[in-house]
Context: one part of a larger RNA
Molecule: small-subunit ribosomal RNA, 3' major domain
Organism: Pseudodesulfovibrio portus
Formats: sequence, structure tokens, C1' cells
RNA sequence: UGACGGGGGGCCGCACAAGCGAUGGAGUAUGUGGUUUAAUUCGAUGCAACGCGAAGAACCUUACCUGGGCUUGACAUCCUGAGAACCCUCCCGAAACGGAGGGGUGCUUCGGGGAAUUCAGUGACAGGUGCUGCAUGGCUGUCGUCAGCUCGUGCCGUGAGGUGUUGGGUUAAGUCCCGCAACGAGCGCAACCCCUAUUGUUAGUUGCCAGCAAGUAAAGUUGGGCACUCUAAUGAGACUGCCCGGGUCAACCGGGAGGAAGGUGGGGACGACGUCAAGUCAUCAUGGCCCUUACGCCCAGGGCUACACACGUACUACAAUGGUGCAUACAAAGGGCAGCGAAGCCGCGAGGCCAAGCCAAUCCCAGAAAAUGCAUCCCAGUCCGGAUCGGAGUCUGCAACUCGACUCCGUGAAGUUGGAAUCGCUAGUAAUCCCGGAUCAGCAUGCCGGGGUGAAUACGUUCCCGGGCCUUGUACA
Repeated sequence: UGACGGGGGGCCGCACAAGCGAUGGAGUAUGUGGUUUAAUUCGAUGCAACGCGAAGAACCUUACCUGGGCUUGACAUCCUGAGAACCCUCCCGAAACGGAGGGGUGCUUCGGGGAAUUCAGUGACAGGUGCUGCAUGGCUGUCGUCAGCUCGUGCCGUGAGGUGUUGGGUUAAGUCCCGCAACGAGCGCAACCCCUAUUGUUAGUUGCCAGCAAGUAAAGUUGGGCACUCUAAUGAGACUGCCCGGGUCAACCGGGAGGAAGGUGGGGACGACGUCAAGUCAUCAUGGCCCUUACGCCCAGGGCUACACACGUACUACAAUGGUGCAUACAAAGGGCAGCGAAGCCGCGAGGCCAAGCCAAUCCCAGAAAAUGCAUCCCAGUCCGGAUCGGAGUCUGCAACUCGACUCCGUGAAGUUGGAAUCGCUAGUAAUCCCGGAUCAGCAUGCCGGGGUGAAUACGUUCCCGGGCCUUGUACA
């Protein structure tokens, strides 16, 4: 100087407390451990691994296994020779591979040559998701959006080092004020950026009967118009600016006015010096080591989907604040040409047929759902719950046996609120309800986003956890 203390002081955080919901019990989905297996490819492992890499394992992917094949190779550069390229058919075979036949002849100063491509040969070389993340770059997690981490000069100390950065206030903040052997400065904080809340201007192939006209079963449907809504560009607006009180005449704090918004308005992006030899050699790059008729490459099938168990994360429930039937409102944000696909018709349905429109504020996906009204069920393993299984189908795709999703009929399991323990959340939040997107042929209870409805509680900081600051002890570094 740090680190540590079941030392002290002081402060903060959904850390506790106060509340609301949930996990732990059930079924299923998914990941992991374990076990099994020819293989169940690899990585991630307290917080910070476990719906994680994977934003989509039937083949492919795919790295694993079994079997069949190749050896200058699936891919790159160079050399030699031949055929332009290329297209089609047949045989063997699971395919890859191997074998056979046919068509075809480009450009050109007609000597040949070169670009591109195929085949054969030779060797230099290719190739490796093989090892080492404890050799590395890059990227990332975490402490932590915590308020800290340092430097120059000066001063103090033999020195390590200290001071500044401590102290008194204050703040979300090393934020600011005051004081002070310090005076300044840098990286962080904040602000500058984006979205959102109010509004002006500009603009009108969306919106509007707002005012007029036409028109209909209904409809901005049509003429017409940018007033309103909206869209998207540019401005305004919030700064403790004003008032009162407190405070050291300070910083600042409490209250108030005006205002759409008030004291960083709400949210996002943004992550200091560093820590964990944290994670990643399997995104990529890369040193070293290793393989080279194989640890490389091609193909078929299988596996990654196994199942006595154990754990994590979710979904659906156990019902009446509910289930079911009928009726009936109101979104936002997105996506669409190898695409979205209306209307009509067929089918109980998944879906099919035909096919309009739309490169989309124009057309389509598209029906929002919970809510609301009426009716029914009457507390039961039920008109709750839907697993499982049988049958029949639809769609995608070369192909749904291993191993897809969905539909219909039947079947109806466990489950009656979950031990010890544990998690999230302070407001348009929790809870709850639907909608969209990426990936994608197909496949979502996952992920990412969107809106609808919309709470309860916070006395307080004694205690648990984590983190700053000052101080003290130390046999630790």
C1' cells in the first nucleotide's frame, strides 16, 4: 500500500421488510448430469453452465458411428499433354464410384495462340470442426451503469509511498459547494444520439361526412377538400427559470405557481482502470505440435430424438374471478414476388379447387384475444383437466419407419394449490390476454418485438446478500 475480520462509523441496491405472482408436488416440452450405445459429435459447469453456442438435427445440416469407395484429392496456385465448352442415353450399384455409346463444335490477321472449362500425368502442395483459450488476436460474460481509476508539477517522507482523491455539507454520481500544501488535468459520471409524452410549421393517392354533392343492402364508395386524426421532416418546450421556507448570503433540500410534462419526466443505446490464467483454437484469424492411400475427401444408412433415474428452465392445469354455447366491440408493431394470397365454391375440420389484387400508408397475411351481453353447468375427479392410446385424414418435402406439424372421431391418465427451500417485480410495473417477426420446404410451450386490460405494497434499515467511503486490528501478500 492492499486484502481480510462472526472490528467500528456512515451510505446505497427488489438486499431485507411490506405486498402481488410464481418455482419446488402433477402431466408435457426443452436443456443438462448420469447410464446405455457401433455412435448417442463437440463445447458451456457457483453467482456469470443447464429453452446456453443452436434465430429452427427426417436427408442435407453433421463435426459422430457402421459399411461402400478416392488418393495432387471436394477447394487454391504453378508445369506438361489431349479434348472447345457442353448436352443426352444405357449398364453395374443403396448411392458415391466405375464402364459404354451418341450429339456438338465457339473466337481468330488460318501460322497457331490465349481466356474459360474438362480429362490424364508429375511434384511442389492442398486439406484437418485434430491438440493446446495456460502461447495468442478479435469478440464476449462478470463485478457494475458500481462511482470509481489515474496523471503532471509542487509539497511531505531515508524509502515503499503519502498528499491531491481526506474533512464539513450535498447529490443518482469523485455531482456540486465550502475548507484545506496543494494547484491543475485525463479516463469514467452527466450532457451531446435514438424512442416516447405536448405543440407550431411544411407536406397530402392514409384519414374525414368535419361542411357540400352523388350513391348504396352497407361502406371515404365517388366528386371535392387538407380542417381534424395520422404519417415524417424540421422547430418550440423543462432551465430549479419564477415564488415561499430551510440552509453557512453556498451547493442543495422541502413546498407552491404556471405547464402536456418538474427537479436526471419515462425508456434505450452507451460499460472507466481493472478482476476472474473467466469463455471461445468448433464463427473467424493465428504461433507451436500432430495426421498425410489418412486424424483428409465422397456416398448410403444409422446416430445427435436412447431411458431405471437426478437437476434446471418453461408450458398446461388442478377450476365458478371458472368451463361451454350464442351474440357483439376496440389495437399496435411487423412480413410479403421461387412471396402474401382476397372473394366464390367443396370439405365437420386440417385443407383443397379456381383465381382477383399487391414489389404494397393503396392489395394480402388478418379473425385480435382477454373484456362485454344473454344462456347453461352447481362443486363432482365433474360439461374441470387434457396426457396417453386406437382409428381415419391433411400439408410440406425425392422421402415423415426410426424421427415432422396439424385436423377429425373415440379414449380419457396424473392432478383437488404443492415439504424443506427458492425466484421475479416499485407503475402503465407485476399479473393477465392476444398479435407479429427472425430462423425456416415443413416444424416454437423457446427467443426477439408489439399492443389490450391493469393492481397491491414500501413503517423502516435491526437482520440476510452484494457494493462504494472513512477508520481500526492483523502472525496474510